[in-house]
Molecule: transfer RNA
Organism: bacterium
RNA sequence: GGCUAGGUAGCUCAGAUGGUUAGAGCGCACGGCUCAUACCCGUGAGGUCGAGAGUUCGACUCUCUCCCUAGCUA
Numbered sequence: 001g002g003c004u005a006g007g008u009a010g011c012u013c014a015g016a017u018g019g020u021u022a023g024a025g026c027g028c029a030c031g032g033c034u035c036a037u038a039c040c041c042g043u044g045a046g047g048u049c050g051a052g053a054g055u056u057c058g059a060c061u062c063u064c065u066c067c068c069u070a071g072c073u074a
Stems, first nucleotide, its partner, number of pairs: 001073007010026004019057001028044005050066005
């Protein structure tokens, strides 16, 4: 340099063939339980969906460029 896969919450990830609520587990905060901590139960916060542009009535999803990560290859 070329090819492939990926980038979504603090972490690990899901998200059909574009369609209106963007989610799960863990973690975090608060409450319950306990003498207390942990476990367990309940509630809640937390997201420019890597960046920009395009297509579309509508984009996490499709197209293009760029950045980053991993693998393969000359």